[in-house]
Predicted 3D model of a 1488-nucleotide RNA (small-subunit ribosomal RNA) from an uncultured bacterium.

C1' cells in the first nucleotide's frame, strides 16, 4: 500500500532489505581471487586414476667380459654352441601396499551424527623407546619343459626346482593357562602387584659389511571396536507393540561386554514423557537471514557416516564383509565357432540421455602429501598449474581541465521561449587498461652440483594515439524520475491497488528525467518485514476463538514457624569445547576481495570446591485455606406415592329453534336427522389460572396446586475438634431442553405430515375448517441447541449509592416491620481502570497468581475420506485441491423503511369546475417517404426550442452550379463604382450592350483609402461529432427552512456540540434552558404594484359653484374643490385593553381603525441534487471535412397518415340558442403606422381620408348583464365537422400549404369506463379586451378588467416535505442490497463395477554360493611307529544337514495411477425461474 462515503479496530495479501552452487532476457573492457551435474545413485565409447621391491626367490631375455668347445681362416680375426661373471631387464613365487588417498550422498530417524563421559570388557600393521632371542632339519607348488582341452576366456596331467613362501623338533619368560598363597586398591562382577608348582608357544635372511630386515615380550603413540547420559524432523485420519520378544542359568562365538548364538527355565519388556506404524531426511563444524530470540539451510572447505550396477556370502589380512579383489544370484551390455565367456566411471577428463541449468578426452610431478624400496628410482587425474563460463565476490577503464555564437539536429511550445546543455565543436593537458618493444623474478627445502608444469608469466623500463572499451531497468501511488505523439475495454500492462470504452504522466513510441553500471532486469527458493504461531513478544463478551454442565484420575500450582540435605539456582576453579568460519589488532599481495600471525569468542557438556535467600525433599509444629459435629430458619433443588378444584373435548337427558362458526371478507365445515345457546348427569386425559416478583432452588439442562414418605446442596450464629487434608484438571465416568428412535400403554385439548377451503400471476406458504404420528407415563437409546451472561474453574486485592431475597447482631423506659449494622444470594446506577468501540466497572470484561479448553484471513466445510460411538437418524473427531483480496467487529455521517413522534403543503378529506367518450386545433410517438432537417422523454419531454416553415426562414430531400470561396485579415495587378436593357436558362450564373467616376492628400507628376473585378498562398467556412471536455444561461426539489464556519469543548478518529432539549412561529420567527459564544449564506426586512389619509402640482385629466352654449355632449369661459394623474409623507406596531403563557416569546378575544397580527400580490430562489437541458441562440477545448459535412440557386419537404398519447377549442344544450333594444371596463398598441367620418358591398372588404409619433386623436364594438320577443326537449332554431359553390385580403406567387366573407350542405356528439387534473377569495367558474411574433396567418402564449361562487368536521388514509428519533447486510444510497434451483461454458474434488502398480505383513514351498556342524567307505608330500610294506594322526574332495538371498504359491494391509457412470464444490458483463435475508424486509430473524 489495500475492506470504508469516511473511521478506529481486528485480520489477510503485497511491496521496499539482504541471500544464492542458480537460470532467462538485453548488453558486455581487463585483471585478481573463488566457484562450477542442485535434475537420471542413469547407461556409458577411449584413455588415464595402485603399485613397487632383482637388497627374499629359481627362472627367462639382452649385453659385455673370461673360459671351454666346433666351423671357416696361415694367422689376425669372424661366425655358431656351453659354462661363469657383471649390467639391463621382468613373466612367475614371495614381502609390503591394493582398507589411504579420491567420488557419492543412495539408504539411514539411527548410539547414524553430536556433546559429554566409560571400557575393571578391547584389539592396533607400519613408527618410537627398552629387554631377550634367531640352533638344527624336512618336505612341496608355481615359473619351466613336455602331452593335452577350449572359438575365446582359461585350462587339465605328467615331470623339475628356489626362497624373508610352507612344515616338525629344540631353546622360554617379565607371555599365556590352571591350582595355592601374601599385600594394595576399587566400582558389584572384581583390578593391580608379588611368591610357588605345572602345562604350552618363536624366529629369516639379504648386502656393495654401512646397514636393512625375522621372533618373544613390556610400554609409548596413532587408529580402530564398544557401551552409557543428554539432544537430534512431521503425522494420533498410525494407539496399542513385542516370542529371542524381557530376564536367568548353562554352553557355544567374538579382539572384547552382552540373546550376538543354542538349550532350558521364569513372563516379562516398550507405550500418551508417544511405543509401533507412515512419511521426509545422511549428521555436525558451520552458511544465510535476523536488534535479539529465532527461522532456513547443511554447495564448495573440514571432521563423522553410510554407499561403490541390485541383493546375499565369506575369504585374505593388523586392519574389508573390501569403488577400480573373490563367489553366487537377478538386470542391463559386449563377444561367441551357441558350447561357453567378459563387464561395472557414486575416481579424472569425456559420451549419451534427462533438464531451465553446470567446464578440457590440457601440462606437470617443479611444490605440498601419499605407496614401495637401503637407496637410485618407479606409480600418483591425490595435488600444483594452465583452458572454458560476468557464476560469485573484489579493484581498476572506457578521459581530465577549460570551453555560451547557450550552434546545429531532436523534442516541445501559450510560437515569446524552454530543453537536451558545458553536453558537442573547439583549445590545452595525461596514458591505467589493451597494443609493440627490451628487461625479468621470488615459488628451490638439500654439503655441493643438478632439478620450475605455471612461464618469458607476474614485475620494472621505454614508445604510440584520446586513440581500441557503456548499457540495461523505470518514471501513477506504494518509490527516486513527464511531457508529446499514436491506440481506444482495442492492442496491452500489472508485485498489491489497479490503469485502456477519444484529451491515457499506468498501453506503443519518442524526447527527457532517475537509478544502478560491465553489468542490468526478470524467475525461483529461503530468512526479514510478520508481535502473522507472540520464550523475548498475541489472544478468546460482540471481530477466528469458553469445553452444554458436573465428579474426578495422571499431570502442573499449593498457606504460618522452625532444623537438616544440597536436585534445581549462583559463585569460584579444572578438563573439554578439532581446524578453518565470524570478531578485534598486526602483517603481505601497489589496494581491495584474498592470504597469514596473534587474540578473543565458541553463550555448550563434565568433573570439582563453595553459598543457602528462594524452589524441591525430609524432620517438627502452627491454624488463618479446606473439612467434621453439634444447632436454626428458607426454598417451584431431586425420587416416589396418595388426593382436589377450575376448564376445554366427548357422551346421556331436558328446555329450545334456525342458524352456528371461522375471517380483512369469504368458504370448506357443523346443523330441522334438531346444532350452537341453556340447565342437569356422567367419562377420560392433559396442565395447574389469582398468588408471582429483573422472587427463590439446581452445576448446567432445568424446577411452579395440595398432602405424606425418602433425599441433595447452600446459608446463619456458636464454639469444639482434624492439622494444609488444598485448587485446576489432558483422558476416564455421570448428568444432559426440544425433536427423533425402540417395546408396551394412554390420548381431552394442542398440532408436523396429510386433506379441503381460501388469497394470489402461481400459493406444494402466511389466514380459515378439519387431522395422523408425537405432546402424556414406564423402561431403554440418542447426546444435540443462539445448551447465552455468546464472559471457563479457583483465591486475594481494588470508591461509593440504591433496591430486593434469607439468616443474624446492637439501639430506643417497654415494643423493630421501621433506625445502625454484619455474612450469603440476586439487580441497578456509578468513581478509578479497562476497551477498537460499545460497554464492564466487588456478581469485572480492573490489577494479580495457578490451572484447563479453545483460536490463527474468507469461501471450499458444522464438507470428503478414515476412525470411535448409534437400531437408524446421524453424532463426534477432521483434511485438501480449487478460489478470492477481503471477509469481519464497533461507532460516524447520510439516504431508506409496506418503523415511531411531532408538524407542514389544494397532499387527502369537504366543495365547485374539468380530463379521460365526440369532432376539430395543435404537439409527440410511430409508420411512410428522395426528404418528411435536429434537439427535448415520468413528475421537470409532448400550444416545449418555434413571440408565428407558401418562397425566404431551412439546418432536410432532388436537381443545376462555385472552389481563397457569401463572409475576415494580409500581399499583387487593373479600375467599369452602383445601375439600366437585352438574349440563354428554372433560376443561380453566363453572353451583349449602354452609361459613368466616390473621398483625402497633392510639390498637379501623382499617392493612399473606400468600393469592384482578377491572381497567388496563409487561411476562410461547418445548424459536422462529443452538453461524459466545457463556461454561460436554464429546469428540478422549493419560496422548502434549510446550509454552514471560526473558537472552544468532547472523541483515539470518522465526527459531535453550536443546529438538540421545552414553548412558539409562515419561517434555524422569537423566547426560556444549555460547553458552547459568536458569525456568514438563506427567512423576515428593506424595492415595485394594489389597498387609506395627506401635502405639492393641474394639462392632454377633472367639473363643485359661476358665465356662454347644444338635440345632448366639460363643448367653451373659468376653476383644482373632487376624480384622476405622478412625487413627497403618514399609517399597522400585539402599539392599547382583557384573559393564557414561565413576570418570556407568543396565542386567543377585544377595541380602535381603510386596512390587524407577514392587509393581497410580485420582484427575490442558501449549500447542493439530478454526468438534468442547451456544442442548433451565444462564447469555447479537442475530434472530423476542405472542387465538401462549405457557398449558391430552382423546386419538393418539415403540413404524409392504419394507429396511439399529452395539451388545448368547441360542444352535446332552455342558468341555453336566434333577433331587436340598451350599459359599464382596465391595460396596452400606433408613422412603410392606427386610421375618424363620408361613399359603396349581404358580407370579408373597397375608395377617399379629418385627425394622431397620442392621459388630447384612432384600433374601439367591450362582452357576459339589463329589457323585450321568440324556440319546448328534438340529434333539435342545440352543436358546428366536413363537402360543393362564389368571393375578399396579404404577398413576386396561396397547387401541394394562408387566414377571412357570403350561399348552401349539416358529421360525431345527449355530459362521458378504468383513472386522473385544477383551485381556499376577488380565488374558482364565466366572460370580454388588449399585446409580442408578424406581408398575412393564433383555438397557443404573455398580460387587462368584468360577473363572482361552494366548501375545509378534520389529519386515520394517498402523495410531497421538514425536524427528531429507531433499524439497517444501503453508500451508484430501495429503481438499492441479495438468495437458491434450472439451462450453458471451465476447473479441481470425492464415490464406483473394476482394472493396474508401489511398499508391506502372515503361512507355506524352495534354496545358490558360502560358513557352521555331522560324516567322511574316496584322495592324501611334511608329523609318528616300522628295515619295508604298511599302519596311525592329521587334511581334502564328496555326501547329508542347519541358516539363508533371489524366485514360487495363497491371503491380508497401506499407498499410488486409472474408469463407463455418478455427487455435490468452484469460477464466469448483460439467459431462465421467483422473492428466502437485510427495514416490523411486509408471516421478526435465527440456532438445533
Nucleotide at each position: 500500500g489495500u475492506u470504508u462515503g469516511a473511521u478506529c479496530c481486528u485480520g489477510g495479501c503485497u511491496c521496499a532489505g539482504g541471500a544464492c552452487g542458480a537460470a532467462c532476457g538485453c548488453u558486455g573492457g581487463c585483471g585478481g581471487c573463488g566457484u562450477g551435474c542442485c535434475u537420471a545413485a542413469c547407461a556409458c565409447a577411449u584413455g588415464c586414476a595402485a603399485g613397487u621391491c632383482g637388497a627374499a626367490c629359481g627362472g627367462g631375455a639382452a649385453u659385455a667380459c673370461a673360459c671351454u668347445u666346433g666351423u671357416a681362416g696361415u694367422a689376425a680375426u669372424a661366425u655358431g654352441g656351453g659354462u661363469g661373471u657383471a649390467u639391463u631387464u621382468u613373466a612367475g613365487u614371495g614381502g609390503c601396499g591394493g582398507a589411504c588417498g579420491g567420488g557419492u550422498g543412495a539408504g539411514u530417524a539411527a548410539c547414524g551424527c553430536g556433546u559429554g563421559a566409560g571400557c575393571a570388557a578391547u584389539c592396533u600393521g607400519c613408527c618410537c623407546u627398552u629387554c631377550g632371542g634367531a640352533g638344527g632339519g624336512g618336505g612341496a607348488c608355481a615359473a619351466c619343459a613336455g602331452c593335452u582341452g577350449g572359438a575365446a576366456a582359461c585350462g587339465g596331467c605328467u615331470g623339475c626346482u628356489a626362497a624373508u613362501a610352507c612344515c616338525g623338533c629344540a631353546u622360554a619368560a617379565c607371555g599365556u593357562a590352571u591350582u595355592c598363597g601374601g599385600g594394595u586398591g576399587g566400582c558389584a562382577u572384581c583390578a593391580c602387584u608379588u611368591g610357588a608348582a605345572u602345562a604350552c608357544c618363536a624366529a629369516a635372511g639379504a648386502u656393495u659389511u654401512a646397514u636393512c630386515g625375522c621372533c618373544g615380550a613390556a610400554g609409548g603413540a596413532u587408529g580402530a571396536g564398544c557401551u552409557c547420559g543428554c539432544g537430534u524432523c512431521u503425522g494420533a485420519u498410525u494407539a496399542g507393540c513385542u516370542a529371542g520378544u524381557u530376564g536367568g542359568u548353562a554352553g557355544g562365538g567374538u579382539a572384547a561386554a552382552g540373546g550376538c548364538c543354542u538349550a532350558c527355565c521364569a513372563a516379562g519388556g516398550c507405550a500418551a514423557c508417544g511405543a509401533u506404524c507412515a512419511g521426509u531426511a545422511g549428521c555436525c563444524g558451520g552458511a544465510c537471514u535476523g536488534a535479539g530470540a529465532g527461522g532456513u539451510u547443511g554447495a564448495a572447505c573440514g571432521g563423522c557416516c553410510a554407499c561403490a550396477u541390485u541383493g546375499g556370502g565369506a575369504c585374505u589380512g593388523a586392519g574389508a564383509u573390501a569403488c577400480g579383489g573373490c563367489c553366487c544370484a537377478g538386470a542391463c551390455u559386449c563377444c561367441u565357432a551357441c558350447g561357453g565367456g567378459a563387464g561395472g566411471c557414486a575416481g579424472c577428463a569425456g559420451u549419451g540421455g534427462g533438464g531451465a541449468a553446470u567446464a578440457u578426452u590440457g601440462g606437470g610431478c617443479a611444490a605440498u602429501g601419499g605407496g614401495g624400496g637401503c637407496a637410485a628410482c618407479c606409480c600418483u587425474g591425490a595435488c600444483c598449474c594452465a583452458g572454458c563460463a560476468a557464476c560469485g565476490c573484489c579493484g581498476c577503464g572506457u578521459g581530465a581541465a577549460g570551453g555560451a555564437a547557450g550552434a546545429a539536429g531532436g523534442c516541445u511550445u501559450u510560437c515569446g521561449g524552454g530543453u537536451u546543455g558545458u553536453a558537442a565543436a573547439c583549445u590545452u593537458c595525461u596514458u591505467u587498461g589493451a597494443c609493440c618493444a627490451g628487461g625479468g623474478a621470488c615459488g628451490a627445502a638439500a654439503c655441493a652440483a643438478a632439478u620450475g608444469a605455471c612461464g618469458g608469466u607476474a614485475c620494472c623500463u621505454g614508445g604510440a594515439a584520446a586513440a581500441c572499451a557503456a548499457g540495461c531497468c523505470a518514471c501513477g501511488g506504494c518509490u527516486a524520475a513527464c511531457u508529446a505523439c499514436g491506440u481506444g475495454c482495442c492492442a496491452g500492462c500489472a508485485g498489491c491497488c489497479g490503469c485502456g470504452g477519444u484529451a491515457a504522466u499506468a498501453c506503443g513510441u519518442a524526447g527527457g528525467u532517475g537509478g544502478c553500471g560491465a553489468g542490468c532486469g526478470u524467475u525461483g527458493u529461503c530468512c526479514g518485514g510478520a508481535u502473522u504461531u507472540a520464550c523475548u513478544g498475541g489472544g478468546u463478551g460482540u471481530a477466528a476463538a469458553g469445553g452444554g454442565c458436573g465428579c474426578g484420575u495422571a499431570g502442573g500450582c499449593g498457606g504460618g514457624a522452625u532444623g537438616g540435605c544440597a536436585a534445581g539456582u549462583c559463585a569460584g576453579a579444572u578438563g573439554u569445547g578439532a581446524a578453518a568460519u565470524c570478531u578485534g589488532a598486526g602483517g603481505g599481495c601497489u589496494u581491495a576481495a584474498c592470504c597469514c600471525u596473534c587474540a578473543a569468542a565458541c553463550u555448550g557438556c563434565a568433573u570439582u570446591u563453595g553459598a543457602a535467600a528462594c524452589u524441591g525433599c525430609u524432620g517438627u509444629u502452627c491454624u488463618u485455606g479446606a473439612g467434621u459435629g453439634a444447632u436454626g430458619g428458607a426454598g417451584a433443588g431431586g425420587a416416589a406415592g396418595g388426593g382436589g378444584g377450575a376448564a376445554u373435548u366427548c357422551c346421556c337427558g331436558g328446555u329450545g329453534u334456525a342458524g352456528a362458526g371461522g375471517u380483512g371478507a369469504a368458504a370448506u365445515u357443523c346443523g330441522u336427522a334438531g346444532a350452537g345457546a341453556u340447565c342437569g348427569g356422567g367419562a377420560g386425559g392433559a396442565a395447574u389460572a389469582c398468588c408471582a416478583g429483573u422472587g427463590g432452588c439446581g452445576a448446567a439442562g432445568g424446577c411452579g396446586c395440595c398432602c405424606u414418605u425418602c433425599u441433595g446442596g447452600a446459608c446463619g450464629g456458636u464454639u469444639a475438634c482434624u492439622g494444609a487434608c488444598g485448587c485446576u484438571g489432558a483422558g476416564a465416568c455421570g448428568c444432559g431442553a426440544a425433536a427423533g428412535c425402540g417395546u408396551g400403554g394412554g390420548g381431552a385439548g394442542c398440532a408436523a405430515a396429510c386433506a379441503g377451503g381460501a388469497u394470489u400471476a402461481g400459493a406444494u406458504a402466511c389466514c380459515c375448517u378439519g387431522g395422523u404420528a408425537g405432546u402424556c407415563c414406564a423402561c431403554g437409546c440418542u447426546g444435540u441447541a443462539a445448551a447465552c451472561g455468546a464472559u471457563g474453574a479457583g483465591c486475594a486485592c481494588u470508591a461509593g449509592g440504591u433496591g430486593u431475597a434469607g439468616c443474624g447482631g446492637g439501639u430506643a423506659c417497654u415494643c423493630a416491620u421501621u433506625c445502625c449494622u454484619g455474612c450469603u444470594g440476586u439487580g441497578c446506577c456509578g468513581c478509578a481502570g479497562c476497551u477498537a468501540a460499545c460497554g464492564c466497572g466487588u456478581u469485572a470484561a480492573g490489577u494479580g497468581c495457578u490451572c484447563c479448553g479453545c483460536c490463527u484471513g474468507g469461501g471450499g466445510a458444522u464438507u470428503a475420506c478414515g476412525g470411535u460411538c448409534g437400531c437408524a437418524a446421524g453424532a463426534c473427531u477432521a483434511a485438501a485441491a480449487c478460489u478470492c483480496a477481503a471477509a469481519g467487529g464497533a461507532a460516524u455521517u447520510g439516504a431508506c423503511g409496506g418503523g415511531g413522534g411531532c408538524c407542514c403543503g389544494c397532499a387527502c378529506a369537504a366543495g365547485c369546475g374539468g380530463u379521460g367518450g365526440a369532432g376539430c386545433a395543435u404537439g409527440u410517438g410511430g409508420u411512410u417517404u428522395a426528404a418528411u432537417u435536429c434537439g427535448a422523454c415520468g413528475c421537470a419531454a409532448c400550444g416545449c426550442g418555434a413571440a408565428g416553415a407558401a418562397c425566404c426562414u431551412u439546418a432536410c430531400c432532388u436537381g443545376g452550379g462555385c472552389u481563397u470561396g457569401a463572409c475576415a485579415u494580409c500581399c499583387c495587378c487593373g479600375g467599369c463604382u452602383a445601375g439600366c436593357c437585352u438574349u440563354a436558362g428554372a433560376a443561380a450564373u453566363a453572353g451583349g450592350g449602354u452609361a459613368u467616376u466616390c473621398a483625402c492628400c497633392u510639390u498637379c507628376g501623382g499617392g493612399u483609402g473606400a468600393c469592384c473585378g482578377g491572381g497567388a498562398g496563409a487561411c476562410a467556412g461547418g445548424u459536422g461529432c462529443u452538453g461524459c471536455a466545457u463556461g454561460g444561461c436554464u429546469g428540478u426539489c422549493g419560496u422548502c427552512a434549510g446550509c454552514u464556519c471560526g473558537u472552544g469543548u468532547c472523541g483515539u478518529g470518522a465526527g459531535a456540540u453550536g443546529u438538540u432539549g421545552g414553548g412558539u412561529u409562515a419561517a434555524g420567527u422569537c423566547c426560556c434552558g444549555c460547553a458552547a459564544c459568536g458569525a456568514g449564506c438563506g427567512c423576515a426586512a428593506c424595492c415595485c404594484c394594489u389597498g387609506c389619509c395627506u401635502u405639492u402640482a393641474g394639462u392632454u385629466g377633472c367639473u363643485a359653484a359661476c358665465g356662454g352654449g347644444u338635440a345632448a355632449a366639460g363643448c367653451u369661459g373659468a376653476g383644482c374643490a373632487c376624480u384622476c394623474u405622478a412625487g413627497g409623507g403618514g399609517g399597522a406596531c400585539c402599539g392599547c385593553c382583557g384573559c393564557a403563557g414561565u413576570a418570556a416569546a407568543u396565542g386567543c378575544g377585544g377595541a380602535g381603525g381603510a386596512a390587524g397580527g407577514u392587509g393581497g400580490g410580485g420582484a427575490u430562489g442558501a449549500c447542493g441534487u439530478c454526468a438534468a437541458g442547451u456544442c442548433c441562440u451565444c462564447a469555447u477545448g479537442g475530434c472530423c471535412u476542405u472542387u465538401a459535412u462549405g457557398c449558391c440557386c430552382a423546386g419538393g419537404g418539415c403540413u404524409a397518415c392504419a394507429c396511439a398519447c399529452g395539451u388545448a377549442c368547441u360542444a352535446c344544450a332552455a342558468u341555453g340558442g336566434g333577433c331587436g333594444g340598451u350599459a359599464c371596463a382596465a391595460a396596452g398598441g400606433g408613422g412603410u403606422g392606427c386610421g375618424a367620418g363620408c361613399c359603396u358591398g349581404u358580407g370579408a372588404g373597397g375608395g377617399u381620408g379629418g385627425g394622431c409619433g397620442a392621459a388630447u386623436c384612432c384600433c374601439a364594438a367591450a362582452a357576459a348583464g339589463c329589457c323585450g320577443u321568440u324556440c319546448a326537449c328534438a340529434g333539435u332554431u342545440c352543436g358546428g365537422a366536413u363537402c360543393g359553390g362564389a368571393g375578399u385580403c396579404u404577398g413576386c406567387a396561396a397547387c401541394u400549404c394562408g387566414a377571412c366573407u357570403c350561399c348552401g350542405u349539416g358529421a360525431a356528439g345527449u355530459u362521458g369506463g378504468a383513472a386522473u387534473c385544477g383551485c381556499u377569495a376577488g380565488u374558482a367558474a364565466u366572460c370580454g379586451c388588449g399585446g409580442a411574433u408578424c406581408a398575412g396567418c393564433a383555438u397557443g402564449c404573455c398580460g387587462c378588467g368584468g360577473u363572482g361562487a361552494a366548501u375545509a368536521c378534520g389529519u386515520u388514509c394517498c402523495c410531497g416535505g421538514g425536524c427528531c428519533u429507531u433499524g439497517u447486510a444501503c453508500a451508484c444510497a430501495c429503481c438499492g442490497c441479495c438468495c437458491g434451483u434450472c439451462a450453458c461454458a471451465c476447473c479441481a474434488c470425492g464415490a464406483a463395477a473394476g482394472u493396474u502398480g508401489g511398499c508391506u505383513g502372515u503361512a507355506c514351498c524352495a534354496g545358490a554360493a558360502g560358513u557352521g556342524c555331522g560324516u567322511g567307505g574316496g584322495c592324501u608330500a611334511a608329523c609318528u611307529g616300522g628295515c619295508a610294506a604298511c599302519a596311525g594322526g592329521g587334511g581334502c574332495a564328496g555326501c547329508g544337514u542347519a541358516c539363508c538371498a533371489a524366485g514360487g504359491u495363497a491371503u491380508g494391509g497401506u499407498u499410488g495411477g486409472u474408469a463407463a457412470u455418478u455427487g455435490g464444490g468452484g469460477u464466469g458483463a448483460a439467459g431462465u425461474c421467483g422473492u428466502a435475508a437485510c427495514a416490523a424486509g411486509g408471516u421478526a430473524g435465527c440456532c438445533g